[in-house]
Context: one part of a larger RNA
Molecule: large-subunit ribosomal RNA, domain I
Organism: Candidatus Moraniibacteriota bacterium
């Protein structure tokens, strides 16, 4: 040298551990913003670096509740000055204050800073300081006013008048990739996703059949769960993927357009026309207006005798007040255990007792129903807030009529529906290609009408487009409370710590590592060696090979003793 063991460094791995993730189920809520937001910069404490709070009234001011003994936030101890039972610190309603910057809105600007113009106050009319006001567009009035006579176009002022700007979800609608998959690739897929733009709500979107569906029927929309990885579709490849139907949440259905009447009101070809309001009307075994019959009406009064006017009565709908009631935002109250022993510690074991609507949790020196804070039951609001509860109560709005019959020359959503080309959307790639919807270029019917039933016809069946409005069941984010065959420090949020921090990048942007002494600091007083780090002794502790380089302490690799060896 090498091999074996031991003993140390030396690393930080594995084991507990949890102060932080992370995913769900309920309830609440679901905006903030020119009364200046989100976000920030700068300051603000006696002594202050960083976080946290606040803002020149600055870890705070006032006021109303809790609360009841100590306090002057944390890291984080000192010191120092102070408050508190005339109730402090703290918790919670409600105000006041609120620099600067930002939508930023007087001008400008290289954000957090420069310069201005007008009113008032103080002052001497000046300088100064301090306070207000002074951006655009809309709308709404008023003035003023061209080419051009009246006018309008433009200009200009004012207003207790809107708008902006943010919110890392969800939702709607304009526009819209590629890499990627096809083991290349172009059709096709990624994907109508990603990303841009606009709107809007607390949800949105959709919604009251010109739907489905088959000879039987259903009866708006949303959503699960199936149907079903089916039928389909596809260089028939990759892959794409439905509906009926059926179980379930949820559950609601209205309004206009015509036509007719009626007022005013205007135009003209003088018997038509058009426009306001108002009534009227809203469907599909068609309906609806118009005539006419018939039937029949809450009550008075008036009356042109028409339920035509109007008064009460009644009954509905919202809409504001007030009051109760519940709930949220602080909070109270809350049962029962001692002894032995082991140990440093008692909650452990013995042993005998109690409470339980409370044996969920969490802490105390190990494992506590009964020590501590809590849990179970039960209470609580001065003020704010909210109810999808109730009640009185104010005014306002609507209703007060229809129903059956038989006529009909009335009316029933037009550049619509459909068609030709050209495209897009449906499970459907243009194909036999239906249905929806865009662009052009075309163009019907009015109930003896009109769409659909997947090329097209019939015949049968259903429904009535071309105009609007709508809760709930859904989707997301945030608090609150609760949960887990989640995760435990290379995991789990990027983040358990000074984390979006250090640090990098001109910049969009990217982005770490880092938890653990002890039951308590009891954090080693005093003494030696040393300059000092450091050690040796000693003390504290159960324990110091628990010494702040700290639990536990494996591997590499170093090292130092033994032992053996060519």
């Nucleotide at each position: 040298c090498g091999u074996a063991u031991g003993u140390g460094g030396g690393g930080g791995a594995u084991g507990c551990c949890u102060a932080g993730g992370c995913u769900g189920u309920a309830a609440u809520g679901a905006g903030c913003g020119a009364u200046g937001a989100a976000g920030g910069a700068c300051g603000u404490a006696g002594c202050a670096g960083g976080c946290u709070g606040c803002g020149a009234u600055a870890a705070g001011c006032c006021u109303c509740g809790g609360g009841g003994a100590g306090c002057u936030g944390c890291c984080a101890a000192g010191c120092a000055a102070g408050c508190u039972g005339u109730g402090a610190u703290c918790c919670g309603g409600g105000g006041a204050u609120c620099u600067c910057c930002g939508a930023a809105u007087g001008g400008g600007g290289a954000a957090a800073c420069c310069c201005u113009g007008u009113c008032c106050a103080c002052c001497a009319c000046g300088a100064g300081u301090g306070g207000g006001c002074a951006a655009u567009c809309c709308c709404u009035g008023c003035c003023u006013g061209a080419a051009u006579c009246c006018a309008u176009a433009g200009g200009g002022c004012a207003g207790u008048g809107g708008a902006a700007g943010c919110g890392c979800a969800c939702c709607c609608g304009g526009g819209g990739a590629a890499c990627u998959g096809a083991a290349a690739c172009a059709u096709c897929u990624u994907a109508g996703u990603a990303c841009c733009c606009g709107g809007a709500g607390g949800a949105a979107a959709a919604g009251a059949a010109a739907u489905c569906a088959a000879u039987a029927g259903a009866g708006a929309u949303u959503c699960c769960g199936u149907c079903a990885g089916u039928a389909g579709u596809g260089g028939c490849g990759a892959g794409c993927g439905a509906a009926c139907g059926c179980g379930g949440a949820a559950g609601a259905g209205c309004c206009u357009a015509a036509a007719c009447c009626a007022u005013g009101c205007c135009g003209c070809u003088u018997g038509c026309g058009g426009c306001a309001u108002g009534g009227g009307g809203u469907u599909g075994c068609g309906a609806g207006g118009u005539a006419c019959a018939u039937g029949g009406a809450c009550u008075c009064g008036c009356u042109u005798c028409g339920a035509g006017c109007g008064g009460g009565g009644u009954a509905a709908a919202g809409a504001c007040a007030u009051u109760c009631u519940c709930g949220u935002u602080a909070g109270c109250a809350g049962a029962a255990g001692g002894c032995g022993u082991u140990g440093g510690a008692a909650a452990g074991c013995g042993u005998c007792a109690c409470c339980a609507u409370a044996g969920a949790g969490g802490g105390u020196a190990a494992u506590a129903g009964u020590c501590c804070c809590g849990u179970a039951c039960g209470c609580g609001a001065a003020a704010a807030c909210g109810a999808g509860g109730a009640a009185u109560g104010u005014a306002u709005u609507u209703a007060u009529g229809c129903a059956u019959g038989u006529a009909u020359u009335c009316u029933c959503a037009a550049g619509u529906a459909g068609g030709g080309c050209g495209g897009c959307g449906c499970c459907g790639g243009u194909g036999a290609a239906a249905c929806g919807c865009c662009g052009u270029c075309u163009g019907a019917a009015u109930c003896u009408g009109g769409g659909a039933g997947c090329a097209c016809u019939a015949u049968c069946u259903u429904c009535c487009a071309a105009g609007g409005c709508u809760a709930a069941a859904u989707a997301u984010c945030a608090u609150u409370a609760c949960a887990g065959a989640c995760c435990g420090a290379u995991a789990g949020u990027g983040a358990a710590c000074a984390a979006g921090u250090a640090c990098c990048g001109u910049g969009a942007g990217g982005g770490a590592a880092a938890g653990g002494u002890g039951a308590a600091a009891a954090g080693c007083a005093c003494c030696c060696c040393g300059g000092g780090a450091g050690g040796g002794g000693g003390a504290u502790g159960a324990a110091a090979u628990a010494g702040u380089a700290u639990c536990u302490g494996a591997a590499a690799c170093c090292a130092c003793a033994u032992a053996c060896u060519a």